[in-house]
Bacterial RNase P class A from a mouse gut metagenome, 319 nucleotides, folded computationally. It matches the Rfam family "Bacterial RNase P class A". Gene Ontology terms of the family: ribonuclease P activity, dimeric ribonuclease P complex and tRNA processing. It is annotated as a ribozyme.
Parts: sequence; structure tokens; C1' cells
RNA sequence: AGGCAACCGCUUGGGGUUCCAAGAGGAAAGUCCGGGCAGCAUAGGACACAGUAGUCGCUAACGGCGACCGCUCGCGAGAGUAGGGAAAGUGCCACAGAGACAUAAACUUCCAGUUUUCUGGAGAUGGUGAAAAGAGUGAGGUAAGAGCUCACAGCACUGUAUGGUGACAUAUGGUGGGGGCAAACCCUACUGGCUGCAAGGAGUGCUAGAUACCUUAGUUCGAGGAUGCACGAUCACCGCUAGAGCAAUAGAGCAAUUUAUUGCGUAGAUAGAUGGUUGCCGGUUCUCUCGAGAGAGAGGAUUACAGAACCCGGCUUAU
Repeated sequence: AGGCAACCGCUUGGGGUUCCAAGAGGAAAGUCCGGGCAGCAUAGGACACAGUAGUCGCUAACGGCGACCGCUCGCGAGAGUAGGGAAAGUGCCACAGAGACAUAAACUUCCAGUUUUCUGGAGAUGGUGAAAAGAGUGAGGUAAGAGCUCACAGCACUGUAUGGUGACAUAUGGUGGGGGCAAACCCUACUGGCUGCAAGGAGUGCUAGAUACCUUAGUUCGAGGAUGCACGAUCACCGCUAGAGCAAUAGAGCAAUUUAUUGCGUAGAUAGAUGGUUGCCGGUUCUCUCGAGAGAGAGGAUUACAGAACCCGGCUUAU
């Protein structure tokens, strides 16, 4: 993401008889989160269900925002991050591969025996795969080998010290060696009553009854009760827009945000107003003419997404 003017209209308010003032958005959208507000004859418990998941802060609140920590990527500035638990249990790991998590297995390979194809040992090497038992290098060891043993490095868990509000970081000691997936069920912690302005503003009186029926919306416990009759209300009006409001300046804070002062008045329709036409000026783009060039002129096309419906804070999407 248009500006100005004229004319013709629409809605609301004021005036009072033809006049004045105001009149869509950055997303008014999706209705995905959070709150205000309103109502419910139970606003109580348990279970179920749903959601959230590093730390500290901001906020009315949040699943939002800010800063930081860890991890991943990048030479770097920086970017990304659905970031509790796999040692409670269950489940899954396609294709390929000998073997996909188990008393592991054995295609190639190594060693011994046998003798020419078989038996036994090994699991280092090669191969498959996203992943191969999950421990890298060196030494010892052995028939051949292997954390089988040792040293160092690294990883996981954990103790201590120091720094930090904290997540965590650094240093140092101890212990250990059976993967991954929780964006599978599940477990843990925390949060959530439900319904939405078609909410709601209208109910009042009388009577009866309890192992029935009804209610607050999944179940249940607890709690409570007209569901019957009479009268009354119902296309109107209110709610409805002054609000966690907007702007400027100054202060606090790295920031999100917040405090103070001053100023401003800014839609309220209900089948739904906020528009249409014309002219001028713009923006973008195309063509033509002039010009050495910078550029100038003329003409055409185009000028987005969309549109209040109780109100705010976010997120996402459209342009």
C1' cells in the first nucleotide's frame, strides 16, 4: 500500500428542517492459545480426559515475549532447537544384511584338526545398514583372537571445592561398560469447573413427593432441587465500547517490560453503515518520440490482501 476537490448516497450523535461532527485493519482473517466480562439450582473431593515440559524474568494471563544455559550447524558474524524420564514396565527399529537387542549371531575372514570338505575355536578385519553390542590409541596376552588384562585419553553416573539467583560451568576424586525411539503406550511434575455477547439483563407465586426423576455440560461420591399449576416477559431496549486505551517526553532495566508527567477523544451497524461517479496529483509497469548521454515528453495498463460485529494480549496465515 494512496492524496486532494466536486457531486450523489449510507450509519451514528448533535441541532432542529436542512445544517454540523465522526465513521475499518495491519492483519478487522483463522478462531489456534491466554485473559477480562457474563451466566450456571453443585464453583467441593476422587478418577478419567486434555494441555504444558532447560533456567531466570516480564505480564492481568499465556502454550506468548525477553535474557541466559545446554546441544546441533556455520571459518565467522550468527542461525536453529516439541530441551523432564529409556536403570518401573510394555512395544517398535522398514529395506539391505549371517545377525536389529538376544543365552546374540557368523557371509567374508583368522587359527587348530582332518584331508579336499567337514569338525571345533575366535569374533579382530572386510561386507550390509540410519544404527552391528557401542571402548579410542598403545602395550601385554593367545594356536588365532577379544576390555581378556594394563596404561593413557574419552564417555556415563556420582562425591567434593570454587563461581553463578538459577539452568549450568571449571577443577579434582570415585565407580562403571547390555544401542536408539517417549514427535509409541507409559511414568513424573505442574495447570485446567463448564458454557460463550445467539453470554446475559425475567421471573414471581402456589402445590405435591422421594430407593423414581432432574442438575454443572465425562463418570462417581458428596450436595441440592418442581419436572406440576397460575400469572408475566420475549423480533424492542440495555449489554455496546474510556480501555490491562493511544501519543510524546523523562527515568529504571542488556531486554521483554515498567514508572512518572503532559496531551488526546478515536466506528458501533444488526442482514448488517463506513460507499459510488468524475476530475487533478501520485506509485508501479509497458510502448512510442526526442536526446551523444544524463534524462525529458506523450499514450496505455495497473494500483494489493482484505474488511469491524462484546473487548483486549499473543500466535499463525494472506498481501

The RNAcentral record of the sequence draws on MGnify.